RNA sequence: GUUCAUCUUCAGGGCAGGGUGCAAUUCCCGACCGGCGGUAAAAACCCGCGACCUAUGCAGUGGCAUAGUGAUUUGGUGCAAUUCCAAAGUCGACAGUAAAGUCUGGUAUAAAGAAGAUCGAG
Numbered sequence: 001g002u003u004c005a006u007c008u009u010c011a012g013g014g015c016a017g018g019g020u021g022c023a024a025u026u027c028c029c030g031a032c033c034g035g036c037g038g039u040a041a042a043a044a045c046c047c048g049c050g051a052c053c054u055a056u057g058c059a060g061u062g063g064c065a066u067a068g069u070g071a072u073u074u075g076g077u078g079c080a081a082u083u084c085c086a087a088a089g090u091c092g093a094c095a096g097u098a099a100a101g102u103c104u105g106g107u108a109u110a111a112a113g114a115a116g117a118u119c120g121a122g
Stems, first nucleotide, its partner, number of pairs: 002122003005118006017029003031102002033092002035049004044090002053068006072088005094105003
């Protein structure tokens, strides 16, 4: 220095203002937000991962495995950008509740992963 092992810490943001209504941060106008790794250059919408949800199988209450599951174009610069700049768009689990990406809840959870410690092993 590197690989492995063990352990620790961290690891998600957002309806201002207004309308209707008995009632809506849920409808309407409008506002706002974008986890992790990668990619010739910085990405919510290019590729992959996590989370949520669904199906199947195993297990039998702690879950595990596999599969599925959202959305972008045009122009410009440049060696190089669906990542930058300009413009116009699009997407966002489940449960609750006047219909929710933004409220409340499962969740003081889990986890992609990031940083570090031990000096344990090669």
Notes: Predicted 3D model of a 122-nucleotide RNA (FMN riboswitch aptamer (RFN element)) from Lactiplantibacillus garii. Lineage of the source: Bacteria > Bacillati > Bacillota > Lactobacillaceae > Lactiplantibacillus.